[in-house]
Transfer RNA from Candidatus Limimorpha sp., 73 nucleotides, folded computationally. The sequence is in RNAcentral, with records from ENA and MGnify. The same sequence occurs in records of 2 taxa. Rfam family: tRNA. A source record names the gene trnK.
């Protein structure tokens, strides 16, 4: 430098034909428990990497552009 895969909750990661974004973990609260830990219940928590376009409506589709992965020169 080509060409290829990724980027969505603190973490890993889904998200299946464009229809108002979820789960495990973690973290708060409550319940249980003599106490911790286990467990159950519930709750908070995203402007989907950026920046334009399509469209009634974009995480999904084009465009450029940044970051990481990986293949070949």
């Nucleotide at each position: 430098g080509a060409c290829u895969c990724g980027g969505u909750a603190g973490c890993u990661c889904a998200g299946c034909a464009g229809g108002u974004a979820g789960a495990g973990c973690a973290u708060c609260a409550c319940a249980c428990u003599u106490u911790u830990a286990a467990u159950g219940u519930g709750g908070g928590g995203g402007u989907c990497c950026u920046g334009g376009g399509u469209u009634c409506g974009a995480g999904c589709c084009c465009c450029a552009g940044c970051c990481g992965g990986g293949u070949c020169a």